[in-house]
């Protein structure tokens, strides 16, 4: 060089064939509990879904180019 698989919130990852609000567990604020803290129980902030472009009424999801990252081939 080429194939293939990945790139969603701090971080670890789901997101069904394109369709009405983008989501979980950790983490972080707050509240409850407790003499206090841990655990446990409730709330809530935080995402321009790698970059650009295309298709299409509508794209995280399809299709191109590029960028990183990982495996294989040479």
């Nucleotide at each position: 060089g080429c194939u293939u698989g990945g790139g969603u919130a701090g971080c670890u990852c789901a997101g069904u064939u394109g369709g009405u609000u983008a989501g979980a567990g950790c983490a972080c604020u707050c509240c409850c509990c407790u003499g206090a803290a841990g655990a446990g129980g409730g709330a809530g902030g935080g995402g321009u879904c790698g970059u650009g472009a295309g298709u299409u009424c509508g794209a995280a999801u399809c299709u191109c180019a590029c960028c990183c990252c990982a495996a294989g081939c040479a």